[in-house]
Molecule: FMN riboswitch aptamer (RFN element)
Organism: Microbacterium sp. cf046
RNA sequence: ACGUGCUCCGGGGUCGGUGAGAAUCCGAACCGGCGGUGACAGUCCGCGAGCCAAGGCAUCAGCAUCCGAUCCGGUUGCCGCCGAGGCUGACCCGGUGGAAUUCCGGGACCGACGGUGAUGCAGCAGAAACCUGCUGCGAGUCCGGAUGGGAGGCAGCACGA
Numbered sequence: 001a002c003g004u005g006c007u008c009c010g011g012g013g014u015c016g017g018u019g020a021g022a023a024u025c026c027g028a029a030c031c032g033g034c035g036g037u038g039a040c041a042g043u044c045c046g047c048g049a050g051c052c053a054a055g056g057c058a059u060c061a062g063c064a065u066c067c068g069a070u071c072c073g074g075u076u077g078c079c080g081c082c083g084a085g086g087c088u089g090a091c092c093c094g095g096u097g098g099a100a101u102u103c104c105g106g107g108a109c110c111g112a113c114g115g116u117g118a119u120g121c122a123g124c125a126g127a128a129a130c131c132u133g134c135u136g137c138g139a140g141u142c143c144g145g146a147u148g149g150g151a152g153g154c155a156g157c158a159c160g161a
Stems, first nucleotide, its partner, number of pairs: 002160006008153002014028004029141002031111002033047004042109002050087003055082003062078003066074003091107005113144003120137007
């Protein structure tokens, strides 16, 4: 160094303004998982998280279903576990250099799902108007699934040839 098993580790970030009321509006600030890549990457190449899912396993209990029966036996589906595969964001310019969309300088951009989302914004309808009703939109930083899962780890232990 390799293989197998086990253990451990394995995601960050807020202030101000308006207002009766906003960590969601407005302004500013702040954050950046894992592996790879000629040189350090949120934006390159992949992976993970999330959603969908063929199929496989399991099927004790529960719910539904159908069949035979009558309080029992069975069928199929949901629930449970695994999961091929699919869907899922964003960068340029200049400089240095042998080499950098990775460093330096400058200016940009992006951020799963569910919830809450100020009397906010947009649309429609009603009404003389205030207004009322309905529909849609609206959080990277709040709450939740998650004391979970996880790419992985040049982190540790044991065993093996």